[in-house]
RNA sequence: UGAGCUGACCAGGCGGCCGCGCGCAGGGUUUCCUGUGCGAGGAACGUCCGGACUCCACAGGGCAGGGUGCUGGGUAACGCCCAGUCGAGGUGACUCGCAGGAAAGUGCCACAGAAAACAGACCGCCGCGUCGGCUCGCCUCUGGUGAGGCGGCGCGGUAAGGGUGAAACGGUGCGGUAAGAGCGCACCAGCGCUCCGGGCGACCGGAGCGGCUUGGUAAACCCCACCUGGAGCAAGGCAACGUAGGAGGGGGGCUGCCCGCCCAAAACCUUCCGGGUAUGCCGCUAGAGCGUGUCGGCAACGACUCGCCCAGAUGGAUGGUCGCCACCGCAGGCAAUGCCGCGGACAGAAUCCGGCGUAUCGGUCAGCUCACCAC
Numbered sequence: 001u002g003a004g005c006u007g008a009c010c011a012g013g014c015g016g017c018c019g020c021g022c023g024c025a026g027g028g029u030u031u032c033c034u035g036u037g038c039g040a041g042g043a044a045c046g047u048c049c050g051g052a053c054u055c056c057a058c059a060g061g062g063c064a065g066g067g068u069g070c071u072g073g074g075u076a077a078c079g080c081c082c083a084g085u086c087g088a089g090g091u092g093a094c095u096c097g098c099a100g101g102a103a104a105g106u107g108c109c110a111c112a113g114a115a116a117a118c119a120g121a122c123c124g125c126c127g128c129g130u131c132g133g134c135u136c137g138c139c140u141c142u143g144g145u146g147a148g149g150c151g152g153c154g155c156g157g158u159a160a161g162g163g164u165g166a167a168a169c170g171g172u173g174c175g176g177u178a179a180g181a182g183c184g185c186a187c188c189a190g191c192g193c194u195c196c197g198g199g200c201g202a203c204c205g206g207a208g209c210g211g212c213u214u215g216g217u218a219a220a221c222c223c224c225a226c227c228u229g230g231a232g233c234a235a236g237g238c239a240a241c242g243u244a245g246g247a248g249g250g251g252g253g254c255u256g257c258c259c260g261c262c263c264a265a266a267a268c269c270u271u272c273c274g275g276g277u278a279u280g281c282c283g284c285u286a287g288a289g290c291g292u293g294u295c296g297g298c299a300a301c302g303a304c305u306c307g308c309c310c311a312g313a314u315g316g317a318u319g320g321u322c323g324c325c326a327c328c329g330c331a332g333g334c335a336a337u338g339c340c341g342c343g344g345a346c347a348g349a350a351u352c353c354g355g356c357g358u359a360u361c362g363g364u365c366a367g368c369u370c371a372c373c374a375c
Stems, first nucleotide, its partner, number of pairs: 001371010012325007020039008041346001045357002048355005053232004060259004065228005070084005085099001086097004100223002105221002107217003122162002124158009134148006170188006189213001191210008236282004245273006251263004289308003293304004327344004332340003
């Protein structure tokens, strides 16, 4: 200097004028006026997880269903976060993980191939028999016999060599065999068992023994371990207003089922037809809150101290405009290290909080990796 990796922060500022919502104080007392304080995000989006809170009268248990899936921590909790282990990718900083179990069972692995889970012989190799030629030797020479080799067929042995495939029932070497094979042996790999060392643990390192050896896939069904009531602020309460009932059925509740429990003979639950009402208040924002500092911890985070109050709307506010400044961009201009002109992302609170995922104009800071150059 260039290219990368990881983390954190910001998301325009100041002022004037006009216009909104809430709180507080004062005035006015229907409405309202004055002053003052505050007023939309890093994701408010997705509604994917976890809760707080509310109700299902009270108190439970089981099944189904669903979720997670290496270890140890953090947290109110989680499928999140931190630190590790193992595996994969990358030169690396780092990133990702669909990370329990295939020897409980079932299923699947196209095509090719003999054969894809306890299988299997396509080309081959070996042995025996038989048939037919060939060569050589010998003899009693139109023939017979012995040896060698070739080809066809049949039977038996084989899975070492070759082929197919993503993957073929351990690898290399030596011995052995009719030819071969862990058939035997040596060294490896794998699996099982025993022991030693390190670690809280996942796991890592090592030694010995042994049958010699038995693919993959569970984000396929499944097995195992752990977790899990349901519904949701349109939850749920309070007040006001309102009319017109009629015809049926039934036990109801614990929001999938069972047990169990509770209430009830209609004042309860429910179907159809018809009629009336749609208002106000609470819930509603002081919190698992935010910030500084100290201490503990590798860290996530926790404890303590001090300080702060940062929307609460309800057809739903948080805006418009002017001026100056700042930042970025332009495939614009100029008298050019500056000036002028134009433009400025994703996006909008609705019970609240902790996460994750997605979208995005730009800016700042810190640490680390690789390459090149100079000293």

Predicted 3D model of a 375-nucleotide RNA (Bacterial RNase P class A) from an Acidimicrobiia bacterium. It was read from a public genome assembly, where an Rfam model found it.